[in-house]
């Protein structure tokens, strides 16, 4: 930087990612080489080899070997040289090198300092080195023992050991003194001496005393060094001090004693965790994480303890004990530590050869040579990691096969590839070949030492001689493109997209999210994109994250101001001088190891890497300056703070009396039937006298009115009036004091309500309680009663939405207006205006703020100080602490789980908000529906089927404008398979077709039969279509599935008035403005204002159609006038009507009122018709994944001898029952009968059909007319008059028999009609619901489509013809402005808690089972240390000797003290029957608490 909380949006604020980097691990892959690097885990066990020895020039000597010689039994024995292994004594070295990091938060480290100190080998100085003893290994003999090793005796040496001498230094002193050394070896040698061995001199080593130095070490001191306070007190050798012990050295470092001290919020102890540092990782930087490899420092060496040696351990490859473990073992007993190199088991995700080599570089020892060195240097093995090459390269378009997609035409792959034409690094083979070598040995020569031309040493010269790595590196040749491409990823963050396949499966995913039949997210394939011998993926650090903010964040509503205050420590601190020099600055030294890291060079061909030199290390320390700031120390000062004087206001507090209304009860008195309550009641109260009302009394709580964003108070809080007694503020004017300030961790006080304790009080009001409604429930909400409690005293508790959700002081930043409590000044003085302080309120500039908003009472500018916050959920829980009598507050987590969770603001829905408005929404009114009996559809059942769809309004007389066959999509049986249809190939044929009879069958079908007919074209070939038949396949086919893949069509909000857009403005932005106001109107229709001006799509109008008129045009239409006639029937007329075509009218246009003079309204007038004239077509952006694959069309899928197709037959017509649309009724506004007017609109040739006959009647026979303003369906009924007279009827007509008719292949299941007969429910219909505002409703009959037939159903047509709208309260639905919202799948929304169910992590939990650790007491190894009266005892002393002594050994005994053991405490961890919430989970159960007034506003304390 991104990406995620949403419908969008800003902000808060989590959470992921994109970079970097690793000692890594894993997948896939792998060519070369050069530098690095390699058990991070079991400080787990450990076979086996190595990893520390040299020195014979300390020292006794041996075995072997060689050369010589002797005695000679020629192979044994001896001597002499010469060399010489292993053991031994002794010396130096195993304290270093090499491992590892458990312990240790300080006896470490880091960084600067110090004083009381040792120092082996080294340097360098000074003195010495004289002269005696006495043992002892080794070896012999011998003895025990498996072994490991060990006794005894007897020889022997030394640079082993022990006295004596002598001290330049040295040390100790009582200043008189006293005390303590040493060793020899080797080379060489003139003089002298010699026991022939030296003596002696000399030169080198060495050795003793001693001094300095180097270097190593030991020790104190400050400052720095994780975390947890849910670890607040710790400490008896503790702290000091005297003495004394020890130590190398100071010191409680030990001991006696004496004081009573020391650490400790600046974090003591006490748990955790951890080896520190240079420095590595990251980061702009500050920081942040980390401590491999390399360097430095500590610690440890199986575990725990100890000491010896020693210059130096308390000592990885030494000792002694003790413990576990592992090994031998003849059961007596013994042996052993790989946290060295290698390597072995084990752990683990994981880390490497049982290599060469001492060439180099170092270390040990020695005079050297030299040996040893798993330190080193190398090689080996891993792509761990960096770092460098390669794998070709130039041409090549037929843009090649193949793959892939594909709209079938082509695109890609792709110059890729093959072809040609080169090149040869690395790999291979081969040939040469550096440099890492300094050194050492001889031999000669110079110098130095010397008494010496020896010996030694250093130089130089000649010869010789030292390479693990190594078939090095590095050149040169030689063959050949020859021997070398993988991995990730391609929804968006994120560079890269297509096909298949799978279909919420199966799988991916870092977030966010993909997958439920078209997946660019899964799986594979093609393309592509990264990056390369690698590249993903996992862990892991930092970065991004300004989500711990020093650099750098916040708290009025996102997390986040303690309820309020006083104040200790502590932090900040006014003016102005003077000293100092801690902070603060600045220069200088010192110190900050080296490596690293930057810079500038240098070497490997480059690079990595190595390496020179600089700088830097930001740090600590010493020291000199400097004096503004701070600080500290003096002195002034008044503007901060306070104190005094005078005033002013107040429900500030706390005691104390008192005073009226009111409820309530009490007594009396008057008085009668209710009263009280509620949405309604209902339980309560009253005839035993309520309630009402008048007297009086009684007790308790609260103070009406004033009263008021008025007052005081730190909050909490205070309210009748009166007294006492207290704090506080404020104003005026001068006086004093003179920084005495502010601010507060810890503290201490105050603290609403409820609560708790005693003790009183109790009138009203009320948790609990109980009744009485309400309810589906009602443990509630509403009623009636009620107890705690409210009241008082005293004593706890300490919490609140303790809120201004805003800490507290100072300053400083426009005003303008209420009001409270003073003060001044002026005036026109019951007031006013001006001006000030201090309090409070409203509005509002800058600024600020995400926005709301806040704005001199700041949420702005600043500055001190304090408190709190760092995603949500778990949870303010849990464990522990602290407080309380309890209830509980305080303080305060984790694990686990989510990817949001949240503020404010927008836009919609929505609301049992509001406000305005309109529709047969209501109301007003007529009819009906629900009840009956039938029609029809639908559910539901049934069936072998009882085809399918529709489904709240907007399915249900709906698709179906008409299911006996058929249709027909459904069942059952029979049949068929290029097919019932369409195209294409081959083969035959001209054919076919129509047609007749007959068999078989249910029929499809099959078989035979009669008669007619016998394609077109032509190049004349059975060639070429066209038909038929067979044959194969490609296909056809399918009412199969998906309407949630989809066109199209419909359907609904709706004929509802609305839905946008373009510039412009205003907001950070969503977006708002315009479309809102004010008026009007059927209308977002229209005028008027307006930061808006203007458009589109709807609205209206244009379109049809009724309604008048007028022109034209007259036949089928029509007759007024003429003639004529049974008849407009003719003549004749077009004047009416009427038909058709075209105009013409209506426009708030005129008048009057009203309105803003505006749009409009209202009223009149004329006129056929008046304020869209009635009806009709017409349906905005959108909703409803509405409906429709069974109209059509269509993608994907399924079936294919079948889910296709044909055909008979039955089903779609069934029938306890439920709904829905309707028809007929229930009857006199009727019913029969009779009579007799008046219609439009339609149809009509496979038709309507007159007339005339025949039948009771459907209806049959006949068969003019009509292809229609001519015929013809056609009768119109409602109408009139009579009749019936309230009844199951002369209502109603269902049902049910007989009998017909018609249509049709065919009425059995299944048609419709007639006539005789039967005569069922059924008296107007409960709850509830529908339609209609006029030519409407309601009554009347006609016509038509479909249709052989078959409407009560639909679409029309007309005749008769009303009733009522006061109005918008209420129900419905819509519109427009506003409010709320936790809601956007938009309330059919979202959402809480119990319960059951599964997981998961946690608390408690009888209790177990380890570990830690503490205290007390027991035990008391092995050391040293004291001590010793027992036994042993070479050196030295005394002694002539015996034997003492003096020291030494074992031994005993104390104290000390590891392991252990008992007992009690604290702590941690583990597991636990059972138990508590808590968290998550597609779907459960009960209810609905929150979100709108959430249907009782909601929260917060509390009980």
């Nucleotide at each position: 930087g991104a990406g995620u909380u949403u419908g969008a949006u800003c902000c808060u604020g989590g959470c992921u990612c994109a970079g970097a980097u690793u000692g890594a691990a894993c997948g896939c892959u792998g060519g070369c080489g050069g530098c690095a690097g390699g058990c991070c885990u079991a400080a787990c066990a450990c076979a086996u080899g190595c990893a520390a020895g040299u020195c014979g020039a300390g020292c006794g000597g041996u075995a072997g070997a060689g050369a010589g010689g002797u005695g000679c039994u020629u192979g044994c024995a001896u001597c002499u040289c010469u060399u010489g292994a292993g053991a031994g004594c002794g010396g130096c070295g195993g304290a270093c090198g090499g491992g590892u990091g458990a312990g240790u938060a300080a006896u470490g480290c880091c960084u600067a300092g110090g004083a009381a100190u040792c120092u082996g080998c080294c340097u360098a100085g000074u003195g010495g080195u004289g002269g005696g003893g006495g043992a002892u290994a080794a070896c012999g003999u011998u003895c025990g023992g498996a072994a490991a090793c060990g006794g005894a005796c007897g020889c022997u040496a030394a640079u082993a050991c022990c006295g004596c001498a002598u001290a330049c230094g040295u040390c100790c002193u009582a200043c008189g003194g006293g005390a303590g050394a040493a060793a020899g070896c080797g080379g060489g040698g003139g003089a002298u001496c010699u026991u022939c061995g030296g003596a002696c001199c000399u030169c080198g080593c060495g050795c003793c005393a001693u001094u300095a130095g180097a270097u190593g070490a030991g020790c104190c001191u400050a400052g720095g060094u994780c975390g947890g306070a849910u670890u607040a007190g710790c400490u008896a050798g503790u702290u000091g001090g005297u003495g004394a012990g020890g130590u190398a050295a100071u010191g409680g470092c030990u001991c006696a004693c004496c004081a009573a001290g020391g650490c400790g919020a600046c974090g003591a102890u006490c748990c955790g965790u951890a080896a520190c540092u240079g420095g590595u990782c990251u980061g702009a930087g500050a920081g942040g994480a980390u401590g491999a490899u390399c360097a430095g420092u500590c610690a440890c060496a199986c575990u725990g303890g100890a000491a010896c040696u020693g210059a130096g351990a308390c000592a990885c490859g030494g000792u002694c004990c003790a413990g576990a473990c592992u090994c031998c073992u003849a059961c007596g007993g013994g042996a052993g530590g790989c946290a060295g190199c290698a390597g072995u088991g084990g752990g683990g995700a994981a880390u490497a050869u049982u290599g060469g080599a001492c060439a180099a570089u170092g270390g040990g020892c020695g005079a050297a040579a030299g040996c040893c060195u798993g330190a080193u240097c190398c090689a080996g093995c891993c792509a761990u990691g960096c770092c460098g090459c390669g794998u070709g390269u130039g041409u090549g378009a037929a843009g090649a096969a193949g793959g892939u997609c594909u709209u079938c035409g082509g695109a890609u792959u792709g110059u890729a590839a093959a072809g040609c034409a080169c090149u040869u690094u690395a790999a291979g083979u081969u040939g040469g070949g550096a440099g890492g070598a300094a050194g050492g040995g001889u031999a000669g020569u110079a110098a130095c030492c010397u008494a010496a031309u020896a010996c030694g040493u250093u130089g130089c010269u000649g010869c010789u001689u030292u390479g693990a790595c190594g078939u090095u590196a590095c050149c040169g040749a030689c063959a050949g493109a020859a021997u070398a491409a993988g991995c990730a990823c391609c929804g968006g963050c994120u560079a890269a997209c297509u096909a298949c396949g799978u279909g919420c499966c199966a799988g991916c995913a870092g977030c966010c999210g993909c997958g439920g039949u078209a997946a660019u997210a899964c799986g594979u394939a093609g393309g592509g994109u990264g990056c390369g011998a690698g590249c993903g993926u996992u862990a892991a650090u930092c970065g991004g994250a300004a989500u711990u903010a020093c650099u750098g964040g916040g708290c009025g509503u996102a997390a986040a101001g303690c309820g309020u205050g006083c104040g200790c420590a502590g932090g900040c601190g006014g003016c102005u001088u003077u000293g100092c020099a801690a902070g603060a600055c600045a220069g200088a030294c010192g110190u900050g190891a080296a490596a690293u890291c930057c810079c500038c060079g240098g070497g490997c061909u480059u690079a990595a890497c190595c390496u020179g030199g600089g700088a830097a290390c930001u740090g600590c320390g010493u020291u000199u300056g400097u004096g503004a700031c701070u600080a500290c120390a003096g002195g002034g000062c008044u503007a901060g703070a306070g104190u005094g004087u005078a005033g002013c206001a107040g429900a500030g507090g706390g005691g104390g009396g008192u005073a009226g209304a009111a409820u309530u009860c009490c007594a009396c008195g008057u008085g009668u039937a209710g009263c009280a309550g509620u949405g309604a009641a209902a339980u309560g109260c009253g005839u035993a006298g309520a309630g009402a009302u008048g007297u009086g009394g009684a007790g308790g709580a609260a103070u009406a009115c004033c009263g008021a964003u008025g007052g005081c108070g730190a909050a909490g809080g205070c309210a009748g009036c009166c007294c006492c007694c207290u704090g506080g503020g404020c104003u005026a004017a001068c006086a004093c004091u003179g920084a005495c300030g502010c601010u507060c961790a810890u503290g201490c006080a105050c603290g609403a309500a409820a609560g708790c304790g005693u003790g009183g009080g109790g009138a009203g009001c009320a948790a609990a309680c109980a009744g009485g409604a309400u309810u589906a429930g009602a443990u509630a909400c509403c009623c009636u009663g009620g107890u705690a409690g409210u009241c008082c005293a005293c004593g706890c508790c300490g919490u609140a939405a303790a809120c201004g959700a805003u800490g507290a002081u100072a300053a400083c930043u426009a005003g303008c207006u209420g009001u409270c409590a003073g003060g001044g000044u002026u005036c026109u003085u019951a007031g006013a205006a001006c001006u000030u302080u201090g309090g409070u309120g409203g509005c509002g500039c800058a600024g600020c703020u995400a926005a709301c908003g806040c704005a001199u009472u700041a949420a702005g500018u600043u500055a001190u100080c304090c408190g709190c916050c760092u995603g949500g959920g778990g949870a303010g829980u849990a464990c522990g602490g602290u407080c309380g009598c309890a209830a509980g507050a305080u303080u305060a987590a984790a694990a686990c789980u989510c990817a949001a969770a949240g503020g404010a603001a927008u836009u919609g829905a929505c609301g049992g908000g509001g406000g305005c408005c309109u529709g047969c929404a209501c109301a007003a009114g007529c009819g009906g529906u629900g009840g009956a009996g039938c029609a029809u559809g639908u559910g539901g059942u049934u069936u072998a089927a009882u085809u399918c769809g529709a489904a709240g309004c907007a399915a249900c007389g709906c698709g179906c404008a008409g299911a006996a066959c058929c249709u027909u999509a459904c069942c059952a049986g029979c049949g068929u398979u290029u097919g019932a249809c369409a195209u294409g190939g081959c083969u035959a044929g001209u054919a076919u077709g129509u047609u007749u009879u007959c068999c078989a069958g249910a029929g499809a079908u099959g078989g035979a039969u009669u008669a007619c007919u016998u394609c077109a074209g032509u190049u004349c070939g059975g060639c070429u279509g066209g038909c038929u038949a067979g044959c194969a396949c490609a296909c056809a086919g399918g009412u199969g599935c998906u309407g949630c893949a989809u066109g199209g069509c419909u359907g609904u909000c709706g004929u509802c008035a609305g839905c946008u857009c373009g510039u412009g403005u205003c907001g950070u932005g969503a977006g708002a403005u315009g479309u809102u106001g004010g008026g009007u109107u059927a209308a977002g229709u229209c005028c008027c204002g307006c930061a808006a001006c203007g458009a589109g799509c709807g609205c209206a109008a244009c379109c049809c159609u009724c309604g008048c008129c007028u022109u034209u045009a007259g036949u089928u239409a029509c007759c007024a006038u003429c003639a004529u006639u049974u008849a407009g029937u003719u003549g004749g007329g077009u004047a009416c009507u009427c038909u058709a075509a075209a105009g013409g009218a209506a426009c708030c246009g005129c008048c009057g009122g009203u309105g803003a003079u505006a749009a409009g309204c209202c009223g009149g007038a004329g006129g056929a018709a008046g304020g869209u004239g009635g009806g009709g077509a017409u349906g905005a952006c959108g909703u409803c994944a509405a409906g429709u694959c069974c109209u059509c069309a269509u993608g994907g899928c399924c079936c294919u001898u079948a889910c296709g197709c044909g055909c008979u037959g039955g089903g779609c017509u069934a029938c306890a029952c439920a709904c829905g649309u309707g028809c007929u009724a229930c009857a006199a506004u009727g019913g029969c009968g009779a009579c007799u007017a008046c219609a439009g609109u339609g149809g009509g040739c496979a038709g309507c059909a007159a007339u005339c006959c025949c039948g009771c009647g459907a209806g049959g026979g006949u068969g003019a007319g009509c292809u229609a303003a001519u015929c013809u369906c056609c009768a119109a009924a409602a109408g009139u008059c009579g009749u019936c007279u309230c009844a199951g009827u002369u209502c109603g007509g269902a049902u049910u028999g007989c009998a017909c008719u018609c249509u049709g292949c065919a009425a059995c299941u299944c048609g419709a009609g007639u006539g005789c007969a039967u005569g069922a429910a059924g008296g107007c219909g409960g709850a509830a619901u529908c339609g209609c505002u006029a030519g409407u409703a309601a009554u009347c009959g006609c016509g038509g489509a479909u249709c052989a037939g078959c409407a009560u159903g639909c679409c029309g047509c007309g005749g008769u013809g009303a009733a009522u709208a006061c109005g918008u309260u209420c129900c419905c639905a819509g519109g427009c402005c506003u409010u709320g919202u936790a809601c956007a799948c938009a309330c059919c929304g979202c959402c809480c808690g119990u319960c059951a169910c599964a997981c998961c992590a946690u608390g408690g939990g009888a209790g177990u089972u380890g570990g830690a650790u503490u205290c007390a007491c027991c035990c008391g190894a092995a050391g040293g240390c004291g001590u010793u009266g027992c036994g042993c005892u070479a050196a030295c002393c005394c002694g002539u000797a015996a034997g003492g002594g003096a020291g030494g050994c074992a031994g005993g005994c104390g104290a000390c003290c590891a392991c252990g053991g008992u007992g009690g405490g604290u702590u941690u961890a583990g597991c636990g029957a059972c138990u508590g919430g808590g968290g998550u989970g597609a779907a459960g159960u009960c209810g609905u608490a929150a979100c709108a007034a959430g249907g009782u506003a909601a929260c917060c304390g509390u009980a």
Predicted 3D model of a 1503-nucleotide RNA (small-subunit ribosomal RNA) from an uncultured bacterium. RNAcentral holds the sequence, with entries from ENA. Its Rfam family is "Bacterial small subunit ribosomal RNA". The coordinates come from a structure-prediction model, not an experiment, and the mean pLDDT is 84.